The RNA shown here (SAM riboswitch aptamer (S box leader)) has 99 nucleotides and comes from an Acidobacteriota bacterium. The coordinates come from a structure-prediction model, not an experiment, and the mean pLDDT is 81. The sequence was found by an Rfam model in a public genome assembly.
[in-house]
RNA sequence: AUUUCAUGAAGAGUGGCUGAGGGACGAGCCCUUUGACGCCACGACAACCGGCCCUCGGGACCGGUGUCACCUCUCUCCCGGAAACGGGGAACAUGAGAU
Repeated sequence: AUUUCAUGAAGAGUGGCUGAGGGACGAGCCCUUUGACGCCACGACAACCGGCCCUCGGGACCGGUGUCACCUCUCUCCCGGAAACGGGGAACAUGAGAU
């Protein structure tokens, strides 16, 4: 890099440094100098993988990741619907495999 499978309506933040952008892209909507994004420290959530305990469903003790505004913030393509909305797809993200 390509690809397969699973998940994506739940959950979880404080402090320090910095200083204008950020929520992937386009549109919308929103967050943000009452300090965003990023980095660091500590903490928390979750339970994908390896252990461990217990027992076939859990636990969250150790390790590897991940995550901690908004349903993956919403929509774009298809189907149903008068609409609201619902379902699917694509894309994206994360994990575990394969090449």